[in-house]
This is a predicted structure of a 700-nucleotide part of an RNA (large-subunit ribosomal RNA, domain II) from a Pseudomonadota bacterium. Its mean pLDDT, the model's own confidence on a scale to 100, is 84.
Context: one part of a larger RNA
């Protein structure tokens, strides 16, 4: 991993709601009696619920409490239908009263759908591993060094001292056994749940080791690492409390039909939980109250706009006040490159400004259309949302960012398109069909459908990624000026004089810089456009004449369409999905045709619901049938029980194969195998359905 089997909402009590049954007040508990005996029948009113409430209570009572109250208020009291009637009542059908059963949903208390902790507590078992301690034994090849002491000699007044011997000390040295475990390689489903090879440390000591004994878990032991205490240690192990608890994760077993959410608000030792509300479903009641559209009537201060207020803020004019200076005994006066209120004018800004002010949305009324809505009860789930468009806040007018509002989709939505692609575009899947029409999007080939038509644009493979900025790309529109009185470009010629203007400067003569920028001769020529010189010179230009020859001319702008550059990234082209495409298969505008979905239509069928018939689950007609959490409804199957009724050695169950039936769960026939039990109908009761739980057991 596979196969087979096992494997999860149960039971009891209480409450509540619904369904159903009994009674009209309901009902017994313990217990007793009987019996065909563990099941029934009869008894048993103690007790419980109900029949009246109000008050804290005494208590009073259809009232009561508060209160001085006859006020006022709180909580109560009252209120069923039809028919007949001699008006006394009777009958009928009920439930909106009450109560007791049964069934079902849910809740509470219990392990309470199942599996799952780490832990906590109690009682015990462990020091054969290991830590330390106690007692008693045992072990340490060989080699080296040569302390103290002692002796001889020398020396000294005597010593200290020196030297030569002797001696054999040391947590001394080298190095086996032994103990350890430094570095590295191998090993890492190992030879091994810690080893092996090489290398390395200690090796007479705080040494190693045998045997016996001691210390026990809220503890011991520790040359101390939270180390060790039997492969277990920040608190051992075994059993028990115990099914601890788990707001957490995982799993939770047959079918069909109807409806169908939420990811929000408030609160929370609360934020991944929960309570109430919101949104779903279901039952009953009300009945158009809901929704949409049109018209009418309202409230409002947003977008925009504005500057009338509050603030911000630009220039000009005016000029109060204050300051400076001058004058002055004082009063005052004069002046000013200072300050600059108020006012006038000009141009602006605002979420917390408004003289103004929409569109939408909201409220109400009327009308029309449509099918919702509200109330009360049962049962929920949800309370992590995601993206997209729009209006805002935060951020950097960043984020597949974050947080509100509003709409949509996904969530819970399949189908077609966007190459692929929850949230984008189209469109909401009951089933069948080798039918048709369309949507978005497409129609050269991949690939279904026009290499369609008309008129333009683009030359960049732009299309098929991007900005500021840049450019005689090219199309369209338009403005101004020049032009056979000859434009624009080119060529030939002139481009002068006062004057080297003045200043500055070492010098500056058109041409470093500052100032001025005149005049003359002229067809024209700047006190000079650029290069150049130390300064001049020189070249050139503006400007003028000539040559040439345009009337589809030339120059400079403005607006606009499509293009160009700007343009650099990591596996391989790789920013059209590819081939490939240029009067397109690109772009713009117009037009026709076609393709294209589970949309719509056509034909048949199924189911739900409403209405009508009434041939009652039958027909006709309308509407509907995507769906997670979840609510509601109807069924299938398994085991056993009761009642009834069947089958079976002329072959039961089970198993294998197979025809048929049912929307499905499933049912049923036949054949073979098998060899003794087993169905159906109506009820009842559950150890009642398996693919999942790192599920459990077994097999392979």
């Nucleotide at each position: 991993g596979c196969c087979u089997g096992c494997g999860a909402g149960u039971u009891a009590a209480u409450g509540u709601a619904c369904g159903u049954g009994g009674u009209u007040g309901c009902u017994u508990a313990a217990c007793c009696c009987a019996u065909u005996c563990a099941g029934u029948g009869g008894g048993g009113a103690a007790g419980g619920c109900u029949g009246a409430g109000c008050g804290a209570a005494a208590g009073c009572g259809a009232g009561u409490c508060u209160g001085a109250a006859u006020a006022a208020g709180g909580c109560g009291u009252c209120c069923a239908a039809a028919u007949c009637u001699u008006c006394g009542g009777a009958u009928u059908a009920u439930a909106u009263a009450a109560u007791c059963g049964c069934g079902u949903g849910c809740a509470u208390u219990a392990g309470a759908c199942c599996c799952g902790a780490a832990a906590c507590u109690g009682u015990g078992u462990g020091a054969u591993c290991u830590a330390c301690c106690c007692a008693u034994g045992u072990c340490c090849a060989g080699g080296u060094u040569g302390a103290a002491g002692c002796g001889g000699c020398a020396g000294u007044a005597a010593a200290g001292u020196g030297u030569c011997g002797u001696g054999g000390a040391g947590g001394a040295c080298c190095g086996a056994a032994c103990c350890g475990g430094u570095g590295u390689a191998u090993g890492u489903u190992g030879a091994a749940g810690a080893a092996u090879g090489c290398u390395c440390g200690g090796a007479u000591g705080a040494g190693g080791u045998g045997u016996g004994g001691g210390u026990a878990g809220g503890g011991g032991u520790g040359a101390a690492a939270u180390g060790c205490c039997a492969a277990u240690c920040g608190a051992a192990c075994a059993c028990a409390g115990a099914g601890a608890u788990a707001g957490c994760u995982g799993g939770u077993u047959c079918u069909c039909c109807c409806c169908g959410a939420a990811a929000u608000g408030c609160a929370u030792u609360u934020a991944g939980g929960u309570g109430c509300a919101g949104c779903g479903u279901u039952a009953u009641g009300c009945g158009u109250u809901u929704u949409c559209u049109a018209u009418c009537g309202g409230a409002g201060g947003u977008a925009g706009a504005g500057c009338a207020c509050u603030g911000a803020a630009u220039g000009a004019c005016c000029g109060a006040u204050g300051g400076g200076c001058c004058u002055u005994c004082c009063c005052g006066g004069g002046u000013u490159a200072c300050u600059g209120a108020c006012g006038u004018u000009u141009a602006u800004c605002a979420a917390a400004c408004u003289c103004c002010g929409a569109a939408u949305g909201c409220c109400g009324a009327u009308a029309g259309a449509u099918u919702a809505g509200c109330a009360u009860g049962g049962c929920a789930g949800u309370g992590a949302g995601a993206c997209a468009g729009u209006g805002g806040g935060g951020g950097a007018u960043a984020a597949g960012c974050u947080u509100c509002a509003u709409u949509g989709u996904c969530g819970a939505g399949a189908g077609g398109g966007a190459a692929a692609c929850a949230g984008c575009c189209c469109a909401g899947a009951c089933c069948u069909a080798c039918u048709g029409c369309u949507a978005a999007g497409g129609u050269c080939c991949c690939u279904a459908a026009c290499g369609a038509a008309u008129g333009a644009c683009u030359a960049a493979g732009u299309g098929u990624a991007a900005a500021a900025g840049g450019a005689u790309g090219u199309g369209a529109a338009u403005u101004u000026g020049c032009g056979u009185a000859a434009a624009c470009a080119g060529c030939c010629a002139g481009g002068a004089u006062g004057u080297u203007g003045g200043c500055u400067u070492a010098g500056u003569a058109g041409c470093a810089g500052c100032c001025a920028c005149c005049a003359u001769u002229u067809a024209a020529a700047g006190a000079g456009u650029g290069c150049g010189u130390a300064a001049c010179a020189g070249c050139u230009u503006a400007c003028u004449g000539g040559c040439c020859g345009a009337a589809u001319g030339c120059a400079a702008g403005u607006u606009u369409g499509c293009g160009c550059c700007g343009a650099u990234a990591a596996u391989g082209u790789a920013u059209g999905g590819g081939g490939g495409c240029u009067c397109a298969a690109g772009u713009c505008a117009u037009u026709g045709a076609c393709c294209g979905a589970a949309g719509c239509a056509u034909a048949g069928g199924a189911c739900u619901u409403c209405a009508g018939u009434u041939u009652u689950u039958a027909c006709u007609g309308g509407a509907g049938u995507g769906g997670u959490a979840g609510g509601g409804g109807a069924g299938u199957g398994u085991u056993g029980c009761g009642u009834g009724u069947g089958g079976g050695g002329u072959g039961a169950a089970g198993c294998a194969g197979u025809a048929g039936c049912g929307u499905a769960a499933g049912c049923c026939g036949c054949u073979g195998u098998g060899g003794a039990c087993u169905g159906c109908a109506c009820g009842c009761a559950a150890g009642u359905a398996a693919g999942g739980a790192u599920g459990c057991a077994g097999g392979c």
Record summary
The RNAcentral record of the full RNA draws on ENA.